[in-house]
Context: one part of a larger RNA
RNA sequence: UGACGGGGGCCUGCACAAGCGGUGGAGCAUGUGGUUUAAUUCGAAGCAACGCGCAGAACCUUACCAGCGUUUGACAUGUCCGGACGGCUGGCAGAGAUGCCUUCCUCCCCUUCGGGGGCCGGGAACACAGGUGCUGCAUGGCUGUCGUCAGCUCGUGUCGUGAGAUGUUGGGUUAAGUCCCGCAACGAGCGCAACCCUCGCCUUUAGUUGCCAGCAUGUUUGGGUGGGCACUCUAAAGGAACUGCCGGUGACAAGCCGGAGGAAGGUGGGGAUGACGUCAAGUCCUCAUGGCCCUUAUGUCCUGGGCUACACACGUGCUACAAUGGCCGGUACAGAGGGCUGCCAACCCGCGAGGGGGAGCCAAUCCCAGAAAACCGGUCGUAGUUCGGAUCGCAGUCUGCAACUCGACUGCGUGAAGUCGGAAUCGCUAGUAAUCGCGGAUCAGCAUGCCGCGGUGAAUACGUUCCCGGGCCUUGUACA
Numbered sequence: 001u002g003a004c005g006g007g008g009g010c011c012u013g014c015a016c017a018a019g020c021g022g023u024g025g026a027g028c029a030u031g032u033g034g035u036u037u038a039a040u041u042c043g044a045a046g047c048a049a050c051g052c053g054c055a056g057a058a059c060c061u062u063a064c065c066a067g068c069g070u071u072u073g074a075c076a077u078g079u080c081c082g083g084a085c086g087g088c089u090g091g092c093a094g095a096g097a098u099g100c101c102u103u104c105c106u107c108c109c110c111u112u113c114g115g116g117g118g119c120c121g122g123g124a125a126c127a128c129a130g131g132u133g134c135u136g137c138a139u140g141g142c143u144g145u146c147g148u149c150a151g152c153u154c155g156u157g158u159c160g161u162g163a164g165a166u167g168u169u170g171g172g173u174u175a176a177g178u179c180c181c182g183c184a185a186c187g188a189g190c191g192c193a194a195c196c197c198u199c200g201c202c203u204u205u206a207g208u209u210g211c212c213a214g215c216a217u218g219u220u221u222g223g224g225u226g227g228g229c230a231c232u233c234u235a236a237a238g239g240a241a242c243u244g245c246c247g248g249u250g251a252c253a254a255g256c257c258g259g260a261g262g263a264a265g266g267u268g269g270g271g272a273u274g275a276c277g278u279c280a281a282g283u284c285c286u287c288a289u290g291g292c293c294c295u296u297a298u299g300u301c302c303u304g305g306g307c308u309a310c311a312c313a314c315g316u317g318c319u320a321c322a323a324u325g326g327c328c329g330g331u332a333c334a335g336a337g338g339g340c341u342g343c344c345a346a347c348c349c350g351c352g353a354g355g356g357g358g359a360g361c362c363a364a365u366c367c368c369a370g371a372a373a374a375c376c377g378g379u380c381g382u383a384g385u386u387c388g389g390a391u392c393g394c395a396g397u398c399u400g401c402a403a404c405u406c407g408a409c410u411g412c413g414u415g416a417a418g419u420c421g422g423a424a425u426c427g428c429u430a431g432u433a434a435u436c437g438c439g440g441a442u443c444a445g446c447a448u449g450c451c452g453c454g455g456u457g458a459a460u461a462c463g464u465u466c467c468c469g470g471g472c473c474u475u476g477u478a479c480a
Base pairs, nucleotide, nucleotide: 001480002479003477004476005475007474008473009472010471011470012469013468015464016463019428020427021426022425023424026319027318028317029316030315031314032313033312034310035309042053043052064305065304066303067302069300070299073128077127078126079124080123081122082120083119086105087104090101091100092099093098107118108117109116110115130294131293133292134291135290139288140287141283142282143281144279146277151190152189153188154187155186156185157166158165159164170181171180172179196271197270198269199268201239202238203237204236205235206234207233210229215226216225217224242265245259246258247257248256249255321421325380326379327378328377329376330375337368338367339366342361343360347356348355349354387418392413393412394411395410396409397408398407434456435455436454437453438452439451440450
């Protein structure tokens, strides 16, 4: 100087408390451990691994296993030989890779006609290719985490033999090393804040979306049509909030409390933004890369299997256990997105998944697209039930070369566990929790996951003694 303390002081965070809803019990989904297996590819490991890499494992992916092949190679560059040995079509063998045969077609540019270049595939030999093989404790890059925490440092000066100290401590204050005052310090940098995006109010500009707002018209009643941009909206530019004003308080300061006006207050809500560093944290399987290793194989092609196994154990979720509920009928109101080898309307067929059909739309124009909870009416009456839907049987639909291993969905039947969950444990302070549906990426198909969107919309916070994390000062130490 740090680190640590079941030392002290001050402060802070959904840290506790106060509340609301969960997890832990059930069934299923998913990840992991374990076990099994020819293989169940690999990585991730307290917080910060475990719906994580995977924003989509039937083949492919795919790295694993078995088997069948191949060896200048699936891919790149160079040298030599060659110019249809190539493309396309078909046949045979084969699980396919591949091998054999075959129909049709058949190089381009320059040229001093010697050749050169391009392109192409085949052959030869060799340089080499190739490796998701090892080492993240050799690395770059990227990322997690403490932590959006308020800290981390430097120059000069001063003090100290020195390590170092001072500044950065102190008194107030703040979300903040934020600001004020004081001070052997005076300044400065990286962080904080602001500048950026978005939501909330207003104005201007602009109107093939919106509007009977005012007019006209039509009735097939829908802004449908004429017409108009006033309003809504859209999307660009600006305005607006600064403790600016008033009162109180404070050291006359910084600030704090209350009030006015205002769409909005005291960082207005949300986002992006992550200092010096810590964890030899994570990643050599995104990529890059040193070293090591393989080179008729640890490379490469293909078929099939596996990653989907199942006595168990754990994490994360979904659905429930019902009556503020289930079912039936009626009937409203979103936002944000996506759409051309795409979204797919009307209409017809089917109980349905879906099929037929073909209009429109490169989309404020058409489509996905019925939002759902809510509301109104009816029914059920506490029952393992008209709760719950697992499991299984049968029959189907769709995607795809192909749904056996191993897809999703539909109909009929079957109806399991489950009556609110031990010890323990998680999230959340407001348009939040809870609850309800909608969209998107990936994607042929496949979502309870992920990323977004809106609808309905709470309760509670006395307080900081205690648990956990963190900051500043101080104290002890046989630790560095």
About this RNA
RNAcentral holds the full RNA, with entries from SILVA. This is a predicted structure of a 480-nucleotide part of an RNA (small-subunit ribosomal RNA, 3' major domain) from Melastoma dodecandrum. Lineage of the source: Eukaryota > Embryophyta > Gunneridae > rosids > Melastoma. The coordinates come from a structure-prediction model, not an experiment, and the mean pLDDT is 84. Its Rfam family is "Bacterial small subunit ribosomal RNA".